[in-house]
Context: one part of a larger RNA
Molecule: small-subunit ribosomal RNA, central domain
Organism: uncultured bacterium
RNA sequence: UUGGGUUUAAAGGGAAUGUAAGGCGGCAGUAUAAGUUGUUUGGAAAUUUAGAGGCUCCAACUCUGUACUGCAGCGCAUACUAGUUUUACUUGAGUACGCACAGGGAUGGCGGAAUUCAGGGUGUAGCGGUGAAAUGCUUAGAUAUCAUGACGAACUCCGAUCGCGAAGGCAGCCAUCGGAGGCGUAACUGACGCUGAGGCUGGAAGGUGCGGGUAUCAAACAGGAUUAGAUACCCUGGUAGUCCGCACGGUAAACGAUGAAUACUCGCAGUUGGGUCUUGAUCUUGGAGUCGUCCAGAAAAAGUGAUAAUUCCUCCACGGGGGGAGUACGCCGACAGCGGAAAAACUA
Numbered sequence: 001u002u003g004g005g006u007u008u009a010a011a012g013g014g015a016a017u018g019u020a021a022g023g024c025g026g027c028a029g030u031a032u033a034a035g036u037u038g039u040u041u042g043g044a045a046a047u048u049u050a051g052a053g054g055c056u057c058c059a060a061c062u063c064u065g066u067a068c069u070g071c072a073g074c075g076c077a078u079a080c081u082a083g084u085u086u087u088a089c090u091u092g093a094g095u096a097c098g099c100a101c102a103g104g105g106a107u108g109g110c111g112g113a114a115u116u117c118a119g120g121g122u123g124u125a126g127c128g129g130u131g132a133a134a135u136g137c138u139u140a141g142a143u144a145u146c147a148u149g150a151c152g153a154a155c156u157c158c159g160a161u162c163g164c165g166a167a168g169g170c171a172g173c174c175a176u177c178g179g180a181g182g183c184g185u186a187a188c189u190g191a192c193g194c195u196g197a198g199g200c201u202g203g204a205a206g207g208u209g210c211g212g213g214u215a216u217c218a219a220a221c222a223g224g225a226u227u228a229g230a231u232a233c234c235c236u237g238g239u240a241g242u243c244c245g246c247a248c249g250g251u252a253a254a255c256g257a258u259g260a261a262u263a264c265u266c267g268c269a270g271u272u273g274g275g276u277c278u279u280g281a282u283c284u285u286g287g288a289g290u291c292g293u294c295c296a297g298a299a300a301a302a303g304u305g306a307u308a309a310u311u312c313c314u315c316c317a318c319g320g321g322g323g324g325a326g327u328a329c330g331c332c333g334a335c336a337g338c339g340g341a342a343a344a345a346c347u348a
Stems, first nucleotide, its partner, number of pairs: 005318002007302002012316001015201001017199001022195003026089001028087002031084002034081002036077001040073003049065005092192001093189003096185004105177006111155001116150003120146003126137002163170002207248006217241001221237004259315002263311001267293002270290003274284002276281002297304001322347002331340003
C1' cells in the first nucleotide's frame, strides 16, 4: 500500500453547525461535446522483450532491433456522467395555515418539609458514636421536647422499560422571552439536497482567576480507634470546594464501548404523543417516538434483528502485533495545572 476491517479482538472523532473547500446527488426533455468510446496521423528516454559484447563466470553494465506508453493534432458517435446550457415536473428539501404536546434553554418571582444555628419555655444527667470503644458535646444546664426567628442549599410522593434535548444534560410551582421537533391540510417554492477536511460554537464532574455567599456534605488537615505498622477502611471535628455572577480551562467507561444521511426487507405483544368515530374501543399508522420477544439474514460467537450488527449506496473519521508511549523533542493553546497533535532507538 492492497485485500479486508472498526459493539466486545487494533480501530467511530465526546457533540452540533458549516466552507463558492472537496466528494456524491431525484424525475422528463433540449443544446454543446469536457469526460467517455472508436479510429487516423505525428512520435521521448529508461523499463519490458529478443539478440550480441567485454569484465575468470553470474548479476549488473554496454550495443542493436522490436513492441508499448505520456503528450499533441484532425475527424466521427452521443448511450452514460452534477462537465457546461436551457425548459419543465413533484415524490426529496423548504415555506404557509391550523392543532396539540414536553422534567429542552434563559431570566425573574413564589412555596412547603428537612438540616444547622440563635434567643426563650419545660426538664435533668447524661448525650453522641461503634463490631466494641474512645476522641467529642454536657450542671456555664446538653441530649429530648414546645412555640418563635435567621440562613443557605436541595426539591419527597407523582415517577415509569416515561418525556425533552445535537451531545453534555434537564424534575417543587408560576410568569415572561426566544428555540426545536410532531400531527393535519396539500395551498406555495421547484432539487434549493446529503456528507463534510480545516474553521467556528456548545461541552459532566473536578480544577483556575476576580467578586459574593456558606445551611449541609466534605479532599487537605487534626484528633480517637483498629493494626505488627495503618500516612487507609470506622468514629469525632474540619478548610478549600459544593451555591451565585463574570471570565478561563476543554477533558470522562463524554458508552448504545455501535459516525451521519436516504432507501429496501417476516411477525407478536406493550408503552408515550397524534388521528378516527359509536367515548371505549378486538380501531388506525401507507404518521412520530420508546421498550420486550423474535423469522430470514449476516456474524468467530456472545448477541443483533425495521431504532440492524440485514441488503444497496454516498461522504467523513479511525486501525495494521505487544511493550517503549498517548511518552520524548520541537510546534500550537493555556494564568497555571495541563491539553492538542505526535515519533524513534531499544526490547521480548